Predicted 3D model of a 92-nucleotide RNA (TPP riboswitch aptamer (THI element)) from Desulfofustis glycolicus DSM 9705. NCBI's taxonomy places the organism under Bacteria, Pseudomonadati, Desulfobulbia, Desulfobulbales, Desulfofustis glycolicus. Model confidence (mean pLDDT): 77 of 100.
RNA sequence: CAUCUCCAGCAGGGGUGGCCGCGCGCCUGAGAUCAUACCCUUAGAACCUGAUCCGGAUAAUACCGGCGAAGGGAGACCGCAUCAGCAUCCCA
Repeated sequence: CAUCUCCAGCAGGGGUGGCCGCGCGCCUGAGAUCAUACCCUUAGAACCUGAUCCGGAUAAUACCGGCGAAGGGAGACCGCAUCAGCAUCCCA
């Protein structure tokens, strides 16, 4: 110096499935439809298309993996600090 990163502010994007005796029920998950919570914002797998896809599990489900060096997809915002990084100077 200011890109990334941590935390914060503002702005924006996104999902809400499966099962059953239907209950503050159970499963996975950050989150399973209003929580104003959770996640993500181009260094973009948050999320969508492909997909009524393929393989493996399960009571069942994107539950796990493939697909995926595929195609799309919302911050060139701002503040504080700072690991790494870059430049300059000094010492060895």

RNAcentral records the identical sequence in 2 taxa.